[in-house]
Bacterial RNase P class A from a Methylococcaceae bacterium, 356 nucleotides, folded computationally. Its mean pLDDT, the model's own confidence on a scale to 100, is 78. Rfam family: Bacterial RNase P class A. Rfam classes the family as a ribozyme. About the family: Ribonuclease P (RNase P) is a ubiquitous endoribonuclease, found in archaea, bacteria and eukarya as well as chloroplasts and mitochondria.
Formats: sequence, structure tokens, C1' cells
RNA sequence: AGAGUUGGCCGAGCAGUCGCUAUUUUAUUGAAAAAUAAAAUGGAGGAAAGUCCGGGCUCCAAUGGGCAAGGUGCCAGGUAACGCCUGGGAGGUGUGAACCUACGGAAAGUGCCGCAGAAAAUAAACCGCCUCUCAUCUUUUAGUUGAGGGGUAAGGGUGAAAAGGUGCGGUAAGAGCGCACCGCGCUUGCUGGUAACAGCAGUGGCAUGGUAAACCCCACCUGGAGCAAGAUCAAAUAGAGGUGCUGACGUGUGGCCCGCACGGUACCUGGGUAGAUCGCUUGAGCUAUAAGGCGACUUAUAGCCUAGAUGAAUGGCUGUUCUCGACAGAACCCGGCUUACAGGCCAACUCUUUUU
Repeated sequence: AGAGUUGGCCGAGCAGUCGCUAUUUUAUUGAAAAAUAAAAUGGAGGAAAGUCCGGGCUCCAAUGGGCAAGGUGCCAGGUAACGCCUGGGAGGUGUGAACCUACGGAAAGUGCCGCAGAAAAUAAACCGCCUCUCAUCUUUUAGUUGAGGGGUAAGGGUGAAAAGGUGCGGUAAGAGCGCACCGCGCUUGCUGGUAACAGCAGUGGCAUGGUAAACCCCACCUGGAGCAAGAUCAAAUAGAGGUGCUGACGUGUGGCCCGCACGGUACCUGGGUAGAUCGCUUGAGCUAUAAGGCGACUUAUAGCCUAGAUGAAUGGCUGUUCUCGACAGAACCCGGCUUACAGGCCAACUCUUUUU
């Protein structure tokens, strides 16, 4: 100097003027609720997005159990909890910093592995190699050709994958057939580690595959619906009609069964009303410091209060600065994950080249 990896921050700024909205104060009107005017303070995000997970909260609802169904899937921690986060293990990618993992079980069972190939799971002989018998030809101790029988899976071919790999010995020719090393297995032993696991030793010629993001088996976890939840006040009505069941029955917030509670209830047709208030923002909250911890995080002390709209509030105009402005708007709240993002800034680490 260049190229990368990981983590973090900002997200146009400032000033003036008019306007919108919440809270508070003052004044006026009003029985009150409230309305008007003025002033002060505050007023969209790092993802508010996706609606994918986990909860808080509200109701069913007073109290349980089981089955089915669904979710997760290495180990240890964190957390209110999680499918999230942190640290480690194993496997894989990269020269590396780093990154990825749908990571329990294939000797419980079933299924699948197209085409090619002889053969794709207790599955083989296409070309070959060796040997025997018969016949034939000849150069007649031997060789050639054809047919049939037996042995073989080392060589070749097909394929993603074909009876572990390399070497030596052995054999009629071969083969873990035997041996050495490697690989693999073992409820084996020892060492380290909380553990996943790693290393060493012993032993066995050794099961000849893959796939569970196929069904399945195993371990753990799981009521449902949702702020359009729910509560209060007001208003109005046709205390209408029909069908089914009706205590050995019916109803009760996913399905089925048992239990429990209640005693009428489920569905359809038709008619009336639908305005206001609460829920609604002080939270598993944020910031700073200290201690503990590899870390996620925890504890203690001190400080701070940060939008609550309801056809939906933060906008318009002017001037100025420079990095010339991306993705994009709360609607009960919070913890995560995923996706989008112009431009700019900071820190650590890796690789290449050059100079000293």
C1' cells in the first nucleotide's frame, strides 16, 4: 500500500415562522362532563417490517387425568421463557483471520437408491484368470481352435456408491487366505474433562453400503382464544318464529375419552340498537459506576421517566451547512430470530507485496 474477516456507532444537521397532538397550569363559559384562549414540557425505528418463535396481561374457568396431535433434538450454562443467546465437542469449508451444521437412533421394523451395469443388500459373473474332459489342426516334451464341467472375484468395464486400503507371502489361479502398518468394531481397561468427547493400551480378521430434511423408534416439552381480549355506562328491541336433543340427556374456547361443574341448550330465519369511557403506558424499563464470571449474564449503589393517536397526531414555508441524505411510520407491551438499507465513522485480527 492492497485484499479480506469479525464486532460496534450514526442514519442529514442548525435557525426562524405558521400549523397538528398529549400532559400540566391559568382565565372564560358551563350543573357536571367538557369547550375556547394563552403558556410550558414532550411527540415513530434500528429495524416500527415479516407475523416466524417465546412470554406478560385478559377471558373461557371452579378442579384434574389420559390418548391422539404438534414442537425440539451433541454437551454444559444464561434467561421470565424459547426453536433464542454464550462457551465447548464432533463433522465440514477456507492459505488464514473466520464461517456453516435439519448434530439422538440404520443390529427394532418397513420403504427408497432412476439410467447404466453381471449384480444396488446377506445382492454377483459381462470381459477376464486357472484347471479338467472330449474333439480338431500342427511345428507332435508342447501349442492352436471349438464345445462342456469345475474354481475365482486380485485385473478391466458401468456407476454417486460394487464384499476396507497399501505392501509382502502364499495359491492351479485368486481372495484377510496369512502377516505388517493404517482403518473399523468392543456395555473392555487406564488417563484427562462436570459432560459431549479426546488420547493410550488390549483384543477381534472384522458387520459388504447409503438414506430418518422417508415412515418409524427414543428422550424432553406443550390447554385454547386473543386488545376487534376484556370491563363499565348509555341506547334500543319482536320477553318473534322454526328445527333437533331434552336428566340413561344436553351444554361447558382445537379433536376424542374419563372425571368435574351447571340445568335447559345447539343451530337457522327475521327485527332493533351500536354512543362514550377504561384497558392505554412505570416497564422481566433505561443509563452510569463497582464487584463476580472465559462469556452470555448476575448482584449492589446512584440517577432518569422517554408517543398514547382512534378514518388515525410530528407537517408546510424560508435561510444556511456538507458526508447531498438509504431502508422506511407505533396502535396492548416486552425478549428474540429473519429480511431491507444510500452514505459515513471506529476498533481488533488475517493474507499478499514493498521499504527500513